[in-house]
RNA sequence: GGGCAGGGCGUUUAGGGUUCCACUGUCCCAAGGGGCAGGUUCGGUCCGAGAAAUCCACCCGGCGGGCCAAAUCCCGUGGGGCACACGGCGGGCCAAAAUCCCGGGAGGC
Numbered sequence: 001g002g003g004c005a006g007g008g009c010g011u012u013u014a015g016g017g018u019u020c021c022a023c024u025g026u027c028c029c030a031a032g033g034g035g036c037a038g039g040u041u042c043g044g045u046c047c048g049a050g051a052a053a054u055c056c057a058c059c060c061g062g063c064g065g066g067c068c069a070a071a072u073c074c075c076g077u078g079g080g081g082c083a084c085a086c087g088g089c090g091g092g093c094c095a096a097a098a099u100c101c102c103g104g105g106a107g108g109c
Stems, first nucleotide, its partner, number of pairs: 007056002010054003015047002020044002022041001023038006058081003062077005084104001086107001090102003
């Protein structure tokens, strides 16, 4: 300097905005229902982490079971491994925003 790999449009959380619902204000209205405005409305739906949690997958082993027996193989169960990780500006998606995507990028150590 180069290459490969560093799994999961699983469940959540931090976080995020405002399409819908709700809420607040106001107007039409007897009411019902509706219009307009508000995310500087701690809410529901929704988006959501490489460097967050958890679950699964994958790898290594133990134990038990299945096939006449054994191995391969299959099923169940449970233990371990799964390291490290500072990070813009700017742009993009959806209604919009974001620790989402560009991006384990640029850059830094």
Record summary:
Predicted 3D model of a 109-nucleotide RNA (Guanidine-I riboswitch aptamer) from Tropicibacter naphthalenivorans. Taxonomically the source falls in Tropicibacter (Bacteria, Pseudomonadota, Alphaproteobacteria, Rhodobacterales). The RNAcentral record of the sequence draws on Rfam and Ribocentre. Model confidence (mean pLDDT): 81 of 100.